Context: one part of a larger RNA
Parts: sequence; structure tokens; C1' cells
RNA sequence: CCUGCUUGGUGGACGGUUAGGCUAGAGUACCGAGGAAGGGCGCGGUAAGCUGCGAAAAGCCUAGGGUAGGCGCACGCAGCCUUUGAUCCUAGGAUCCCCUAAUGGGAAAUCCUUUUACAUUCCCACUCGGGAAGGGCCACGCGGGGAAUUGAAGCAUCUUAGUACCCGCAGGAAAAGAAAUCAAACGAGAUGCCGUAAGUAACGGCGAGAGAAAGCGGCAUAGGGCAAACCGAACGCCUUAGCGAAAAGUUAAGGCGGAUGUGGAGUUUGGACUUGGGUCUACCUUCGCUUGCUGACUCGAAGUUGGCUGAAAUGCCACGCCAUAGAGUGUUAAAGCCACGUAGAGGAAGGCAAGAAAGGUAAUGCCAAGUAUCCAGAGUACUGGUCCUUGAAUUUGGAUCGGGAAGGUGGGUGUCAUUGACAUCCAACCCUAAAUAUAACUCUAGUCCGAUAGCGAACAAGUAUCGUGGGAGAACACUGAAAAGUAGGCUUAACGGCCGGUGAAAAGAGCCCGAAGCCAAGCAGGU
Repeated sequence: CCUGCUUGGUGGACGGUUAGGCUAGAGUACCGAGGAAGGGCGCGGUAAGCUGCGAAAAGCCUAGGGUAGGCGCACGCAGCCUUUGAUCCUAGGAUCCCCUAAUGGGAAAUCCUUUUACAUUCCCACUCGGGAAGGGCCACGCGGGGAAUUGAAGCAUCUUAGUACCCGCAGGAAAAGAAAUCAAACGAGAUGCCGUAAGUAACGGCGAGAGAAAGCGGCAUAGGGCAAACCGAACGCCUUAGCGAAAAGUUAAGGCGGAUGUGGAGUUUGGACUUGGGUCUACCUUCGCUUGCUGACUCGAAGUUGGCUGAAAUGCCACGCCAUAGAGUGUUAAAGCCACGUAGAGGAAGGCAAGAAAGGUAAUGCCAAGUAUCCAGAGUACUGGUCCUUGAAUUUGGAUCGGGAAGGUGGGUGUCAUUGACAUCCAACCCUAAAUAUAACUCUAGUCCGAUAGCGAACAAGUAUCGUGGGAGAACACUGAAAAGUAGGCUUAACGGCCGGUGAAAAGAGCCCGAAGCCAAGCAGGU
């Protein structure tokens, strides 16, 4: 020096565990000038971090629940509170520094300053005064803009893609929606979503690619209101006062709106209008009442019997019991009967929903017949040029620049145009639940993961750290049943070591188990 073995160290795999995730389902779905979301700085006897709170500062008040302990994570020391009911849980209230929409003015956010101010915009008032908006929110939605890498084996039309991204607006969903729709000679009957139709028809340097609809099968179902014809102020809003329940509503006074039309009627089985018949119906509000749901929480059966092993019984043997409860978790090992619970039953205030009842409002509204007269959405329908878009091809939808109708004996559509027939519908006004999307918050569950896994994060986690910055972004779980966390002695400068003690066992603090690898020492063999 090499090889092997042994002993010890280092190391942290494997096994077991779970405080955290992931996924799915159900419920829930807004907060904000009464100052949000988010931050800064403070508040503790000791106090760096997290949590909680705000100069009334780990808290204050009231009501309810609950019972013997409590002063958060955090088990120390010190000192307190509490059966005159604390801590804790629920509901309501008070306080709530500074910045931030930030709003008296300013500013380099968490600061400065004055005369103490709703700054700005909008509405009503018009001197005063009163009201509203602004900002935030994981994802989902609608609208306005809108790429490129890429693919086409190059690249320009095309594709990626109406995607990413930016802006605006909203809701618990949004959007869409009651046919100027489809269909095809049979018929259907608003919209949305799922499956199919179908990778079909159609589009496409007919390349790469891209790509419907009807119909059929399901989920869920719901229909309404204006403009006009006719009537012609019969109407509405605000303030104050009365009645009423601080309601709906109604009465009075004043003011305002309104003939450039308030109100009634009417709305596609068309209506107005005319004639006849019938006297019913619809809607609004909720002080109190009833019922249900929610709700801190309450009640809730039956062995802690004998023997054995053990540190410990929930194990084994024997004998019992309960069950509308043998889900689960904990307890010194594996428990229906030990504890919390579970099945089941009950529940204050507050909240939510429904019902009855009560109060109130309203037009001949409903049915049948008639068809003389009147009405039925205009720079619209339709159409030419250019551009965008679509599967839409001459036949998708739109923008822009031009032309520009008809009026119910009318008008649109039926996938090239025109004409006729036939079929079908009635645009140019508005509203509309459910089925659908998402997953922030709450709950439940799982043939999911089990610490290099599962979220980046089971631990001080968006922390430490890095970067001028936008931003990037970790690692670290486990003593024991119980701290019983090693009194005392010897030794050491100390760390530590030895003895002794605790414990079932040192499991002795980065402490369950403790693999490989690596390191050292000893021994054996070889050189």
C1' cells in the first nucleotide's frame, strides 16, 4: 500500500405515522365615502416572530350558552383573574392611530401643513340644503381592441387565433330568448346546455389545415310589456302634514313634470272600432300570527366483571349487556358497552322561506259575432363599390362611402339571379326564471399523495436568500405512556467523560426504526 472481517463514527434510505395537500360533490356568492380590499406603525410584567387587537390596543359593553378552571402559538419565572360564574362559544354593539378609491391643500405611500373643508363628476334644488358615483374581488360572463413564436418541412394568402394580452362593464351567475325561425309538400313551434348528426355539407396557395346546420335522443321549461289606431289631462314626481303598523296605500296644501302627449285602452289565436252576452278576475304590502329551515348548544343505551401475559389491556380465556347507536377518533397495545361522539330527539335571540289572515289598488279587463273605416316600429328593408369576418361557397354576419322602398289587394324568407305559383313568417322597440359556467368561502367525501410524494409552501412560506428592477424562489415533520428532560459524587478551563439515578426500553434532545455509501481504529491475509 491492497483485500477481507470486526468495532465505532458519519450518513439519512427503508418501514410505520400525519398536523398538509390534491380531486370531486353540495351549499354559498359580494365588500366599499357609515372609508373597503391591502399595507405601515403600534398594543403583552418579561415579547424577536406568528396570531389577535387599535392610544378604550392578545382587548371594552350587553344578551344568550356553558362549567371549573383560566391569563393565544409558548409546557419558563414572576404576578394575577375566577362559583358575586372567569377563560371559552354564539348574537348584537362600542372603540377602531397612519397610508391606501383617499376625498381640505401638498408630497419622495405610511409624512408635512391650514382657515377643519363630501376633493372631482352627476342628479334634485338654485342662497342655503339634500342624494349618488369612484375603489376592490380566485375563476366564470358580455362587449371594445388584438399579436407573434409556430405550421405550411422555405414564404407572402392561409395557419397559430379571434388564442395570448390590453381596456370597459356586470352578476351570483352572465349572455341568449318568445320566429319577418326552420322545414319541404310531411310537418315543427322561444332560448340555453349535453350526446349524436360529423370530421359529414361547405371552405382552403383545394396546400397545410379548417369546419357548421337542420333533424334525432336527453336536461330544463314560461311567457310577457310597449309604439300606433281610439279616448284627450281622466296622469305622475317632490316636500310638509293627517290616517295607517316607521308597510302598501290614501287624503289635504304647496311646488314641479307633462299637448314635442302624462294616464286609460291595445300588442299578433292581430288590434282599434261596431253589436250581443256574462260579473268575475288580476295585482301590491306584511306590524302581528302559524309552520318549516338555519342557529351557540342540550339530551342521548349498554362491563370498566373474573383469570392470564405485560411497564400498560383495548389482547387471550370465561361469563354478561345495549343496539333506530357495530360511522369515526381518542384513551400507557387491537374498545359497540372508558371518553368525545354516532342513531334518534330537542333548541333562545337573530336570520331565511312559505302559508293563512288582514289592509289596499285597478281598467268592463272576459266570451261570441261582424269587417265599412283606421293602425301595426324609415335613412329602415333592399341594393352598388371597398374592407373585415364566417364553413357560408355569387348563397354568413358586419363596417364604411353611395343609391333608396312598400303599407296589409302590403312586406320578408324558402342557400346563384329574375318572374310566376306554392309554403311559411311579420323586421327596423323592450323585459324574462330553470336547465349551463366558475370555485373565493363553508361542509362532506375519496380504489388520490404520504415528507425528493402531495400545492412552491405539513416547519418563520411567497419566508430565508438572490436580483437596480420587472421578477426568481428553497430547505427543514417524528424522545417517551408520562418530562419522570438524568438529583448526587468524581474528573475537566470548558465541552465532555465515568459512576449513580429515571424509564418497559436511553428512546437522552436534529432524540422512532437507522440500509447503502464514506471515514477511522483493530485484527487476519497478501505485497
The part of an RNA shown here (large-subunit ribosomal RNA, domain I) has 527 nucleotides and comes from a Candidatus Aenigmatarchaeota archaeon. Taxonomically the source falls in Candidatus Aenigmatarchaeota (Archaea, Nanobdellati). It matches the Rfam family "Archaeal large subunit ribosomal RNA". The coordinates come from a structure-prediction model, not an experiment, and the mean pLDDT is 81.